RNA sequence: GGGUGAUUGGCUCAACGGUAGAGCGCGUUCCUGAUAAGAACGAGGUCAAAGGUUCGACUCCUUUAUCACCCA
Numbered sequence: 001g002g003g004u005g006a007u008u009g010g011c012u013c014a015a016c017g018g019u020a021g022a023g024c025g026c027g028u029u030c031c032u033g034a035u036a037a038g039a040a041c042g043a044g045g046u047c048a049a050a051g052g053u054u055c056g057a058c059u060c061c062u063u064u065a066u067c068a069c070c071c072a
Stems, first nucleotide, its partner, number of pairs: 001071007010024004018055001026042005048064005
């Protein structure tokens, strides 16, 4: 220099173009003599950034940033 992939709650990951979710973790309550386990409820996301297409974009297109891999 060329190519490919990834980027979504604190962590690991989902999500046909049509309300952003799960597990773990966190908080409160219940349960217990007290913990652990279990049960119920809850908080927490400018979906890496900008622009474009569209009635509507995490999703499609372009550019940029970071990381990983391949080729030279």
Transfer RNA from a Pseudomonadota bacterium, 72 nucleotides, folded computationally. The coordinates come from a structure-prediction model, not an experiment, and the mean pLDDT is 82. Rfam family: tRNA. Rfam classes the family as a transfer RNA.